This is a predicted structure of an 86-nucleotide RNA (c-di-GMP-I riboswitch aptamer) from a Sporomusaceae bacterium. It matches the Rfam family "c-di-GMP-I riboswitch aptamer". Rfam's curators write: GEMM was predicted in a large-scale screen for bacterial structured RNA regulatory elements. NCBI's taxonomy places the organism under Bacteria, Bacillati, Negativicutes, Selenomonadales, Sporomusaceae.

Formats: sequence, C1' cells, structure tokens
RNA sequence: AAAAAUAUUUGGCAAACUUACUGAAAAGUAAGGACGCAAAGCUAUGGGUCUAAAGACUAACAGUCUAUGAUUGCCAGGUUGCCCUU
Repeated sequence: AAAAAUAUUUGGCAAACUUACUGAAAAGUAAGGACGCAAAGCUAUGGGUCUAAAGACUAACAGUCUAUGAUUGCCAGGUUGCCCUU
C1' cells in the first nucleotide's frame, strides 16, 4: 500500500416495546431498553417499500391518483474508516 471479514481483545451502534416532544401521516428526536450489526458511519444517486397534508379526478359523507414527505436496520452505487488476520 492492497485485499478479506474466520476467531479474539478494547471500544462503537441500538430493533421491538415504554415515556415525552415534533409532524397531516409515514416517520423523526431525547431518555430507558437490548433484537441484532464489521460499516447498523455518512450520502435519497438508481430501484424497492411506507405515508398522502396540499393538489387533481368523481355527484359525494366518501373514494381513487399523485412526493415535493419518509426509509441507508430493504437492495445496489458513491464516499470515509478502528482493532485483529493474511
């Protein structure tokens, strides 16, 4: 310098659920929690999935469509990187 993630040490992250707050919702943030994770660090670029406030359509209480909303702990891409091993 490159590659890989079988085992170990020290650390790291934190699903479900509960409480509070934000949000139309999906969901997010904080505290508790401990299912898992070698990128479960960062990034919505491509695909997927979730939501549908505003908007559009319909005669309509209502229904349908739609992301500009959300998800990187769904997959791929981009980017950075600790210990150990080869």